[in-house]
RNA sequence: UCGAGAUAAUGGCAAACCUGACGAAAGUCAGUGACGCAAAGCCACGGGUCCUCGCUUCCUACGCGACGUUCGUCCGAAGGACCCCAAGACAUCCGGGCUGCCGGA
Numbered sequence: 001u002c003g004a005g006a007u008a009a010u011g012g013c014a015a016a017c018c019u020g021a022c023g024a025a026a027g028u029c030a031g032u033g034a035c036g037c038a039a040a041g042c043c044a045c046g047g048g049u050c051c052u053c054g055c056u057u058c059c060u061a062c063g064c065g066a067c068g069u070u071c072g073u074c075c076g077a078a079g080g081a082c083c084c085c086a087a088g089a090c091a092u093c094c095g096g097g098c099u100g101c102c103g104g105a
Stems, first nucleotide, its partner, number of pairs: 001105002005102001012037002018031005041098003045095003048090003054084001057081004062076002065074004
């Protein structure tokens, strides 16, 4: 300096579940616990996923609402759904960047 990490050693991290704290949520932190990991160390840069504010459209039922001759249109506010999307989260979704132990060449 390099990687298609085979062997060995010393160590490291820790999924799900559960408990506590924080948060609106996604989730984070701590404990417990090991599914796994050679970068499962760090960084939200690209894609992606999740959450959610907002917007548009649609649907539902409602209103001593308005207009028009029994029903329709419009308006209002409530609930729900899809698309888009600011902020946020995920580094154990995939790329990318930085750093690094042991072993090998």
This is a predicted structure of a 105-nucleotide RNA (c-di-GMP-I riboswitch aptamer) from a Gammaproteobacteria bacterium. It matches the Rfam family "c-di-GMP-I riboswitch aptamer". For this family Rfam cites "Identification of 22 candidate structured RNAs in bacteria using the CMfinder comparative genomics pipeline" (Weinberg et al., Nucleic Acids Res, 2007). Gene Ontology term of the family: cyclic-di-GMP binding. The organism belongs to Gammaproteobacteria, within Bacteria. Its mean pLDDT, the model's own confidence on a scale to 100, is 80.